[in-house]
Molecule: transfer RNA
Organism: Candidatus Woesearchaeota archaeon
RNA sequence: CCCAGCGUAGCUCAACGGCAGAGCGGUCGGCUGUAGCCCGACAGGUUGGCGGUUCAAAUCCGCCCGCUGGGA
Numbered sequence: 001c002c003c004a005g006c007g008u009a010g011c012u013c014a015a016c017g018g019c020a021g022a023g024c025g026g027u028c029g030g031c032u033g034u035a036g037c038c039c040g041a042c043a044g045g046u047u048g049g050c051g052g053u054u055c056a057a058a059u060c061c062g063c064c065c066g067c068u069g070g071g072a
Stems, first nucleotide, its partner, number of pairs: 001071007010024004018055001026042005048064005
């Protein structure tokens, strides 16, 4: 330098173009002599950035940034 994949909650990952979710973790409550396990609830997100398409974009298109892999 060229090509491809990926980027969503603290972590690991879901999500036909139509309400952004799960598990773990966190907080609170229940349970327990205490803690853990277990049960319930709650909080937590500019969906990497900027534009475009669309009635509507995490999702489609372009550029940029970052990471990974391949090639030279």